[in-house]
RNA sequence: GCGUGUGUAGCUCAGUUGGUAGAGCGGAUGACUUAUACUCAUCUGGCCGGGGGUUCGAGUCCCUCCACACGCA
Repeated sequence: GCGUGUGUAGCUCAGUUGGUAGAGCGGAUGACUUAUACUCAUCUGGCCGGGGGUUCGAGUCCCUCCACACGCA
């Protein structure tokens, strides 16, 4: 330099004809306990890597840039 893939919550990841963004773990509070842990209940979470375009509507489609991984040279 060329190609492919990934980028969504603090972390690991879903999101499958474009139609209100989710799970597990985590964190907080309370209950239980002599106390901690476990368990249970409630709460807490994001403008989906940046910018632009298409569309009534974009995490999803298109363009461009950035970061990372892999392959080729």
Overview
Model confidence (mean pLDDT): 82 of 100. The RNA shown here (transfer RNA) has 73 nucleotides and comes from a Minisyncoccota bacterium.